Context: one part of a larger RNA
RNA sequence: GGCAAACGGGGGAUGCCUUGGCGGUGACAGGCGAUGAAGGACGUGCUAGGCUGCGAUAAGCUUCGGUGAGCUGUCAAGGAGCGAUUAACCGGAGAUUUCCGAAUGGGGCAACCUGUCUGGAGUAAUAUCCAGACACUGGGCACAAUUUAGUGUUCAGGGCGAACCCGGGGAAGUGAAACAUCUCAGUACCCGGAGGAGAAGAAAGUAAUAACGAUUCCGUAAGUAGCGGCGAGCGAAAGCGGAAGAGCCUAAACCUGUCAUAUUUAUAUGGCAGGGGUUGUGGGGCCACGAAAUAGUAUCACGAGCUGUAGUGGAAUUAACUGGGAAGUUAAGCCAUAGAGGGUGACAGCCCCGUACACGAAACGGCGAGUGAGCUUAGUGUAACCCCGAGUACCACGGGAUAAGAGGAGUCUUGUGGGAAUCUGGGAGGACCAUCUCCUAAGGCUAAAUACUCGUCACCGACCGAUAGUGCACAAGUACCGUGAGGGAAAGGUGAAAAGAACCCCUGUUAGGGGAGUGAAAUAGAAUCUGAAACCGUUUGCCU
Numbered sequence: 001g002g003c004a005a006a007c008g009g010g011g012g013a014u015g016c017c018u019u020g021g022c023g024g025u026g027a028c029a030g031g032c033g034a035u036g037a038a039g040g041a042c043g044u045g046c047u048a049g050g051c052u053g054c055g056a057u058a059a060g061c062u063u064c065g066g067u068g069a070g071c072u073g074u075c076a077a078g079g080a081g082c083g084a085u086u087a088a089c090c091g092g093a094g095a096u097u098u099c100c101g102a103a104u105g106g107g108g109c110a111a112c113c114u115g116u117c118u119g120g121a122g123u124a125a126u127a128u129c130c131a132g133a134c135a136c137u138g139g140g141c142a143c144a145a146u147u148u149a150g151u152g153u154u155c156a157g158g159g160c161g162a163a164c165c166c167g168g169g170g171a172a173g174u175g176a177a178a179c180a181u182c183u184c185a186g187u188a189c190c191c192g193g194a195g196g197a198g199a200a201g202a203a204a205g206u207a208a209u210a211a212c213g214a215u216u217c218c219g220u221a222a223g224u225a226g227c228g229g230c231g232a233g234c235g236a237a238a239g240c241g242g243a244a245g246a247g248c249c250u251a252a253a254c255c256u257g258u259c260a261u262a263u264u265u266a267u268a269u270g271g272c273a274g275g276g277g278u279u280g281u282g283g284g285g286c287c288a289c290g291a292a293a294u295a296g297u298a299u300c301a302c303g304a305g306c307u308g309u310a311g312u313g314g315a316a317u318u319a320a321c322u323g324g325g326a327a328g329u330u331a332a333g334c335c336a337u338a339g340a341g342g343g344u345g346a347c348a349g350c351c352c353c354g355u356a357c358a359c360g361a362a363a364c365g366g367c368g369a370g371u372g373a374g375c376u377u378a379g380u381g382u383a384a385c386c387c388c389g390a391g392u393a394c395c396a397c398g399g400g401a402u403a404a405g406a407g408g409a410g411u412c413u414u415g416u417g418g419g420a421a422u423c424u425g426g427g428a429g430g431a432c433c434a435u436c437u438c439c440u441a442a443g444g445c446u447a448a449a450u451a452c453u454c455g456u457c458a459c460c461g462a463c464c465g466a467u468a469g470u471g472c473a474c475a476a477g478u479a480c481c482g483u484g485a486g487g488g489a490a491a492g493g494u495g496a497a498a499a500g501a502a503c504c505c506c507u508g509u510u511a512g513g514g515g516a517g518u519g520a521a522a523u524a525g526a527a528u529c530u531g532a533a534a535c536c537g538u539u540u541g542c543c544u
Base pairs, nucleotide, nucleotide: 001543002542003541004540005539006538007537008536009535015529016493017492020464021463022461023460024459025458026457027456028455029453030452031160032159039100040099041098042055043054044053046078049075050074051073061094062093063092064091065090066089070082071081072080105114106113107112115134116133117132118131119130120129121128136157137156138155139154140153141152142151143150164195165193166192167191168190169189175182179229205212206211216243217242218241219240220239226234227233247445248444249443250389254275255274256273257272258271259270260269261268262267263266280423282388283387284386285385287381288380289379295376296375297374299373300372301371302370305367306366307365308364309363311359312358313357317332318331319330320329321328333350334349335339341353342352343351394418395417396416397415398414399413400412401411402410425440426439427438428437429436480487481486500528503515504514505513506512
């Protein structure tokens, strides 16, 4: 030095475990904010620090309920206290709630500086202190004033929030095996707005000789018809089957009132208010006749009952044996509308918490049958006088949206130019024309079926089990890095119970170790379950 065996060191794989995650189902909730939010700063304890709670009334105050013999959150002991004169804890309703922050009296390098007015405390008087008001924008009302500045008052807004929704803008990497039309994609992203949903919505529709009857969503039609450097790719609709189901209000004609203007002074025009009226088998007005019945309700109020936010009751087992420990084994029982689950010194229906089932609210919420109020709601005829949404329809040019890239290109939309008609009127049925058919634009509202989950409760998983699962099972968006935007970890396990090793010895030693003691176990000793490999040794044997 090599090989082998045994025993160690080192290291932290593996196994087992789970406080944490991930995904889902059902129900709820779907907002918070000038009555100052979200988020913070600084304080606050017998307390030095972190977390949690709270706010100068500061781990809390009041009250109403529940529960209750213990309690003073946690790391985390100790000390000092509280509690049947009912503490602590849980729930409802209140009070307090510094400073910053939309931040709003003014300023500002957030958590700071500094005013004016009114009232109060204080002082001899200033000072000082306390309370309240004082930002801007938009609307309403009032006042004054007039050509336009305002003053007062009142209501609203502002900011935040995970996704979902609508609107205004709007890429590129990529694909086309390059690349320009095209694609990615109206995606990402930015901005505005709204709600628990949003949007859409009661046919100027879809169809085809038959018809349907608002919208939305799902399935199908269908990867079809089509579009397409006819490349890459893009990609419908009707119809049919389902979910849901709901329809309405205005403008105008006409009538009345009122105000203004014009004048020929009783008319016209215009504004405002009330009535009237709302349709496509065209409707309405005007004129004539006639009717007060029926039905509905999406507005408001009350509201039986149900339910949420604390809780309550809740069955049934003992012995022996092994063992540190019984829930194991053996023997004999019991309950079950409860044999879900968790805990307890090993595996428990009957030990504990629970579970099935039954019950419970002073207070504050939710749903809500029903009742009432309010509101809405008919007809017939004559005639062809009036009305039926204008820079609109339509046309041309240029864009955009439609599955559709300009094409034979309709439809919807609109930047520019031109520019109608009122039912014998208009639009559509994929250029266009005729016939035929359907519909009635240029005003508005509308529940449900649909989308989503920051969040609450309950439950579930051929989901993970500490290099996994969230980045985070631990002081985690922490430590740390970066001027900054931003990036971003590692780190779980003694034991059933700390019973966490009194005392002695070695020593420079609060290091480490040896005894002693605890414990079932200390090769479970805190660098703590198990303890693989690399790597480093000790002893013994053999070989050189």
Model confidence (mean pLDDT): 87 of 100. The part of an RNA shown here (large-subunit ribosomal RNA, domain I) has 544 nucleotides and comes from a Candidatus Aminicenantota bacterium. Rfam family: Bacterial large subunit ribosomal RNA. The full RNA is in RNAcentral, with records from ENA. The organism belongs to Candidatus Aminicenantota, within Bacteria.